[in-house]
Context: one part of a larger RNA
Order: sequence, then C1' cells, then structure tokens
RNA sequence: UUGGGCGUAAAGGGCGUCUAGGCGGGGAAUUAAGUUAGGUGUGAAAGCCAUGAGCUCAACUCAUGAACUGCAUCUAAAACUGGUUCUCUUGAGUUCGGGAGAGGAGAGCGGAAUUCCCGGUGUAGCGGUGAAAUGCGUAGAUAUCGGGAAGAACACCAGUGGCGAAGGCGGCUCUCUGGCCUAGAGCUGACGCUGAAGCGCGAAAGCGUGGGGAGCGAACGGGAUUAGAUACCCCGGUAGUCCACGCUGUAAACGUUGUGUACUAGGUGUUAGUGGCUUGCCUGCUAGUGCCGUAGUUAACGCAUUAAGUACACCGCCUGGGGAGUACGCCCGCAAGGGUGAAACUC
Repeated sequence: UUGGGCGUAAAGGGCGUCUAGGCGGGGAAUUAAGUUAGGUGUGAAAGCCAUGAGCUCAACUCAUGAACUGCAUCUAAAACUGGUUCUCUUGAGUUCGGGAGAGGAGAGCGGAAUUCCCGGUGUAGCGGUGAAAUGCGUAGAUAUCGGGAAGAACACCAGUGGCGAAGGCGGCUCUCUGGCCUAGAGCUGACGCUGAAGCGCGAAAGCGUGGGGAGCGAACGGGAUUAGAUACCCCGGUAGUCCACGCUGUAAACGUUGUGUACUAGGUGUUAGUGGCUUGCCUGCUAGUGCCGUAGUUAACGCAUUAAGUACACCGCCUGGGGAGUACGCCCGCAAGGGUGAAACUC
C1' cells in the first nucleotide's frame, strides 16, 4: 500500500459557520461526456503461455497460434450516471396562530450571610484540634443589641427538570437579541447533505492596562504531627478569585461514542406542545430527556428508535511500547507557551 478499524484495546477534530470538492428526491423530453456493443488501425522483436518440431534427453533453439486485458478513430444503443430544457411536491426553506425555557448582551433593584467600623450591655476568656499550640482578648475580646460601610455569591423553589453548537447558563425587574417546539392552511420548487482550507466561539489557570478587594486563598510566615514533614491538620496571608478592555486557545473540552438521512419488537417514568372521545387513575400524535428490554450486534462489558443494529453520503483520525507530543524547521503569542511534528537508539 491493499485491507482492517476508531464507547473501554492505537484512533472522532473542543464546538460552530461557510468556500472549493465529494455526494444528492419524483416525472417527461433531448444530448451522447461517462457507460455498453461491433468494425478499423495500432499495441516492434525477444520473453511469458499453448501446440508442434530440431540437437540421443533436458537446458537450449525453431515454427505457428494465443496473449499484449491498452490507446486512437468510426458506427450503433440510450437503461444507468452526467449535461440542457420543461414540470412535480414528499426533502429543504418561508408566512400566518399558539408555546416552554438558568440561551446571549446591557442597565437597575433586593434580602440572608460574612468581614470591618461606630455606639450600648457585659466580663474573662475566645478560637482551634485527635489532642494541642501559634493566634485574638482587661488598651475590654468572644457573646448579645442598635446603626453604618464594602465586596462577592444568590438558600428554599431544584427535578436522570429546562436552555444552548460546544464551552457553558440559576435572586428579581426592564431594554435589546439568537435558537427551538407545535396545529392547520398557504407560498417557493431540490433551493439539499457533508465539508479540506478560511473565519468565528471556546471552562479554569495565566498575561497586559486600569479599577476593585468582603470571603476564600497558590506562594510565603508561624504552630503542630513526624525519624524527617519543603505535606496532610491549625493560625495568619500575597498574587489570584470580581469588573472593563485586550491577549492566551488549552482540558478526563467526556456520552472518552463526528455530522446528516432512512429503516428495524415493546414496556415504563418525565418535560413542552397538540388531538380524540365514553371527561377518565382514559387513549393517541410530535419534539426532547431517563430507565428496562426483543431482534440484531459486541472480544467481553455492554449498546439496543437518543444504537455501539441495518445501510448510504461526506469529513476527521489510527497502524507495537519507549524515545516523544520531545528535537529541528516553520507559523502564532507580550510572555507563559500553543499548533504542526520526526529520527537515531532501544525492548
């Protein structure tokens, strides 16, 4: 390479959007590029293969045939693929009526708690632990009552609940705004699927500038523990955590399961809609979200209409362990570092 694979063995890109490309619904007409059939030319010889012959056999040699599966051209066919034209509505989109939602952005507001400050009451302890100590406290702490300030997070509701492409999103109100579901009717008429590059989004930590700083808390200091204790426990505590703008671009970015479409027993919960009648502890349908389970599948575990089943389309990725996600080069970044990504050697 062919092939075989990618939930857990190596392997699904963190997620989206879109370009090229690949692939693409029903009917009719036409074309003849692909496709199919036939003809012609060419496809050197030798070799290979078949048959026969010559050296006493064989190797070797000679003759004839086949083959050379290809290319070019001519003629023909029109089912399939492609091109062109017309057309259809089921794929896709769109309009009108409803609906749910922590989807996103900005502004404002609220209560509980915490810490600090001021004042009152009050007196010797408080705090902390396995036990202690460091620490705080007679300059009046802890406790308790009243007042004030600040920052951050939003108890209950809360749910295998909801929303979002993923990351993620949770007090309340307003403004702006994206997507989704559903009933019936209309419109467009294949406008679709996927998607290398590109572009955008992307937890936490980290970086830059300026704010903010209650609590928590890397680093750091102290107290313990211990043989030691650069830890686990305790008392403190800086960056950070928060806000604005800019950067970084990673993760066990996980369902460790790419996206889309179709098909393939059921049962039972739940969320949002929408039907039917006999209005019920009833029964359907659509879209989500869980559990169990048949066929099937799997090395097994398990998966099982939310597939890891049966198929198709397109993309990404894997190919023994270590060396190594390293080196070098290039690209990106302020830096930290990120992306791409080997080899020698070794088992």
Model confidence (mean pLDDT): 90 of 100.
The part of an RNA shown here (small-subunit ribosomal RNA, central domain) has 347 nucleotides and comes from a metagenome.
It matches the Rfam family "Bacterial small subunit ribosomal RNA".
RNAcentral holds the full RNA, with entries from SILVA.